A computed fold for a 266-nucleotide RNA from a Pseudomonadota bacterium, annotated as Bacterial large signal recognition particle RNA. The organism belongs to Pseudomonadota, within Bacteria. Rfam family: Bacterial large signal recognition particle RNA. Rfam classes the family as a non-coding RNA gene. The literature on the family includes a 2003 paper in Nucleic Acids Res by Rosenblad et al., "SRPDB: Signal Recognition Particle Database". The sequence is in RNAcentral, with records from ENA. Model confidence (mean pLDDT): 79 of 100. It is recorded under the gene name ffs.

[in-house]
RNA sequence: UCGUGCUAGACGGGGAGCUAGCGGUUCCCUGUACCCGAAAUCCGCUAUAUGCGGGGUUGAAUUCCCGUCUUGAGGGCCGCUGAUCUGGGGACUGCGUCAGUUAAGUGACGUAGAGGAUCGGGUCCUGCGCGGCGCAAGUCCGUGAACCUGGUCAGGUCCGGAAGGAAGCAGCCAUAAGCGGAGCCUUGCGGGUGCCGCAGGGCUACCUGGUCGGAGUUGGCUGGCUGCGCAAGCUCAGGCACAAGGUUCGAGGGACGGGUGCACGA
Numbered sequence: 001u002c003g004u005g006c007u008a009g010a011c012g013g014g015g016a017g018c019u020a021g022c023g024g025u026u027c028c029c030u031g032u033a034c035c036c037g038a039a040a041u042c043c044g045c046u047a048u049a050u051g052c053g054g055g056g057u058u059g060a061a062u063u064c065c066c067g068u069c070u071u072g073a074g075g076g077c078c079g080c081u082g083a084u085c086u087g088g089g090g091a092c093u094g095c096g097u098c099a100g101u102u103a104a105g106u107g108a109c110g111u112a113g114a115g116g117a118u119c120g121g122g123u124c125c126u127g128c129g130c131g132g133c134g135c136a137a138g139u140c141c142g143u144g145a146a147c148c149u150g151g152u153c154a155g156g157u158c159c160g161g162a163a164g165g166a167a168g169c170a171g172c173c174a175u176a177a178g179c180g181g182a183g184c185c186u187u188g189c190g191g192g193u194g195c196c197g198c199a200g201g202g203c204u205a206c207c208u209g210g211u212c213g214g215a216g217u218u219g220g221c222u223g224g225c226u227g228c229g230c231a232a233g234c235u236c237a238g239g240c241a242c243a244a245g246g247u248u249c250g251a252g253g254g255a256c257g258g259g260u261g262c263a264c265g266a
Stems, first nucleotide, its partner, number of pairs: 001266006009058003012030005020046005034055004064259008074249005081243002084239006092233002094230003098227005104222003107218003116212008124201006130194002133190006139182005149174004157166003
């Protein structure tokens, strides 16, 4: 060095979780990693812990072991920054269809006289009157009674010897109550009555006239200031773990270096 047989080793690893801790069952990642059995009020262990029981394959190297560098799926933690959610605040910015004030700008009114002062009038209240309207009565006109209204009473009736007398229906005329109308006049009463009159009161709120006087008045809009409100920005506290970030563990990939047997035969 070659061949045959065998042995250590290898036939997955990692994160989370559980646990005093380690490994496994569980979940996730990696990606192909032998088969069977039990494992969550769980299974096997103890720092020499990196599973347990049974079977199988491969096997001293591309394949097993170690180190350095690099890359790196994924997970854990943090919560400085941003996002997002909840609650509070009202200093600042902003907003208010909010209130007050100011009068710088602008507009309006004002020497055809502002604000102010003063003298009146009206709007308001009370009383009286007048008018109007409505109702009722009077007034006027019409109508209006089988008998129980009046007058005149034909016919007829009654009394009388007669002369004559009496009551009286219908009709006609008139009229009472009632009914209807007129609306000039008179009286009484009433009111959601009046461009009305008189007297008294009230009043400074509004309008208006006269006089004095001589330049402002107003506050619509913009602006300034103050107050109140809102809470978008802002700020304080807390939550979440979405993004970037930090930290930690890290499968897998790549490069390089190193290590690891036994027996027999040639």